The part of an RNA shown here (small-subunit ribosomal RNA, 3' minor domain) has 147 nucleotides and comes from Microcoleus sp. F8-D2.
The organism belongs to Microcoleus, within Bacteria.

[in-house]
Context: one part of a larger RNA
């Protein structure tokens, strides 16, 4: 490259990341219940027992060992919960992409001035109602300032 300008949204295509999602599948955490190894500790009317004590020499006591029981207790099992990751038919928008589709909303009074809030409506930009703003053009008048 200056209106043969600029520019908005839907739709279509491609790619990218992302939200939701019946579920599927991992990790971590703590809690509840069940079971309960090793081992310490506790109890023991059962069994055994050289040292110490007593003895009527038969044995008894103390201590010890085994066994048994109990508390704690790792691993394991059951059920629910919390956090977090992957994946998931389908689905929501977002971003990006020279020459796709539909319209023309905005920028000039952009051809209905525009914008903001809100309600409703519409393929889409958007439209209508309502309240507000001037960051609206034009015409007329008034006030003020400067020359």
């Nucleotide at each position: 490259c200056a209106c043969c300008g600029c520019c908005c949204g839907u739709c279509a295509c491609a790619c990218c990341a992302u939200g939701g999602a019946a579920g599927u599948u991992g990790g971590c955490c703590a809690c509840g219940c069940c079971c309960g190894a090793a081992g310490u500790c506790a109890u023991u009317a059962c069994u055994c027992u050289a040292a110490c004590c007593c003895u009527u020499c038969g044995g008894g006591g103390a201590g010890g060992a085994g066994g048994a029981u109990g508390c704690c207790g790792a691993a394991g099992g059951c059920a629910g919960g919390g956090c977090u990751g992957a994946u998931g038919a389908c689905u929501g928008g977002g971003g990006u992409g020279a020459a796709g589709u539909c319209g023309u909303a905005a920028c000039a009074a952009g051809g209905u001035a525009g914008c903001c809030g809100u309600a409703c409506c519409g393929g889409a930009a958007g439209g209508u109602g309502u309240g507000g703003c001037u960051g609206g053009a034009u015409c007329a008048c008034c006030u003020c300032c400067u020359u």
Its mean pLDDT, the model's own confidence on a scale to 100, is 82.